[in-house]
Overview:
The RNA shown here (TPP riboswitch aptamer (THI element)) has 99 nucleotides. The sequence was found by an Rfam model in a public genome assembly. It matches the Rfam family "TPP riboswitch aptamer (THI element)". Its family is annotated with thiamine pyrophosphate binding in the Gene Ontology.
RNA sequence: UUGCAUCCGUUGGGGUGCCCGAAAGGGCUGAGAGGCUCGCGCCAACCCAUCGAACCUGAUCCGGCUCGCACCGGCGGAGGGAACGGAGCAAGCUUACGC
Numbered sequence: 001u002u003g004c005a006u007c008c009g010u011u012g013g014g015g016u017g018c019c020c021g022a023a024a025g026g027g028c029u030g031a032g033a034g035g036c037u038c039g040c041g042c043c044a045a046c047c048c049a050u051c052g053a054a055c056c057u058g059a060u061c062c063g064g065c066u067c068g069c070a071c072c073g074g075c076g077g078a079g080g081g082a083a084c085g086g087a088g089c090a091a092g093c094u095u096a097c098g099c
Stems, first nucleotide, its partner, number of pairs: 001091004006087005011049004017028004034043003055080003061074004
């Protein structure tokens, strides 16, 4: 100096859906569906950070399936999307000293 399916720190990004019910509440999927006083907002957990499918847009999209969400396929590796530092390990380069 470079690299990494590793670790740590800080910082940042993100979503919170569907069904039943008058309500209370219950059920489903999921990493996450939480709390504060309704909410702008704040907090928490969780996930993700360019090696980026976390998440957003197209999209109130198209086909299958479902009560519906979810799920599977398409759109599609399409367009966007939040990073720095340190440790460890490995490799390379340079310099000094010794032989």